[in-house]
RNA sequence: GGAGAGGUGGCCGAGUGGUCGAAGGCGCCUGACUCGAAAUCAGGUAUACCGCAAGGUAUCGCGGGUUCGAAUCCCGCCCUCUCCG
Numbered sequence: 001g002g003a004g005a006g007g008u009g010g011c012c013g014a015g016u017g018g019u020c021g022a023a024g025g026c027g028c029c030u031g032a033c034u035c036g037a038a039a040u041c042a043g044g045u046a047u048a049c050c051g052c053a054a055g056g057u058a059u060c061g062c063g064g065g066u067u068c069g070a071a072u073c074c075c076g077c078c079c080u081c082u083c084c085g
Stems, first nucleotide, its partner, number of pairs: 001084007010026003018068001027045006046059005061077005
């Protein structure tokens, strides 16, 4: 340099145009249980900005584009892995 695969919440990971901030698991917090813990069960749990609050907006590596609608399709770039030279 060329080809292929991938980048999604604290971590893993599903989702391949619509009611999806987004399944599920781990972790964490609270409660139940217990003398106490573990295990188990129930609920909660991304970040930033705006707002007194209720709530709202944006964000799926970054930037553009297509579309009524994009994590999902297209283009460029960045990063990781594999193969070829």
This is a predicted structure of an 85-nucleotide RNA (transfer RNA) from Betaproteobacteria bacterium UBA931. Model confidence (mean pLDDT): 81 of 100. It was read from a public genome assembly.